[in-house]
RNA sequence: GGGGUCAUAGCUCAGUUGGCAGAGCACCUCUUUUGCAAGGAGGAGGUCGUCGGUUCGAAUCCGGCUGACUCCA
Numbered sequence: 001g002g003g004g005u006c007a008u009a010g011c012u013c014a015g016u017u018g019g020c021a022g023a024g025c026a027c028c029u030c031u032u033u034u035g036c037a038a039g040g041a042g043g044a045g046g047u048c049g050u051c052g053g054u055u056c057g058a059a060u061c062c063g064g065c066u067g068a069c070u071c072c073a
Base pairs, nucleotide, nucleotide: 001072002071003070004069005068006067007066010025011024012023013022019056027043028042029041030040031039049065050064051063052062053061
């Protein structure tokens, strides 16, 4: 220098033929216990890396950039 894969909640990751953003763990409240943990009920938390494009509508499709991993030279 060139190719490929990836970037979504605090963490680990789903969501791909475009149509209201989710799970587990963690966190908060209540319940339960003498107390803690476990269990049960409820809740908060996201401009989907960034900038553009296409579209009535984009996490999703297209392009640029940034970062991580990887292959070739």
The RNA shown here (transfer RNA) has 73 nucleotides and comes from Candidatus Saccharibacteria bacterium SW_7_54_9. It matches the Rfam family "tRNA". By type it is a transfer RNA. Its family is annotated with triplet codon-amino acid adaptor activity in the Gene Ontology. Lineage of the source: Bacteria > Bacteria candidate phyla > Candidatus Saccharimonadota. The coordinates come from a structure-prediction model, not an experiment, and the mean pLDDT is 81.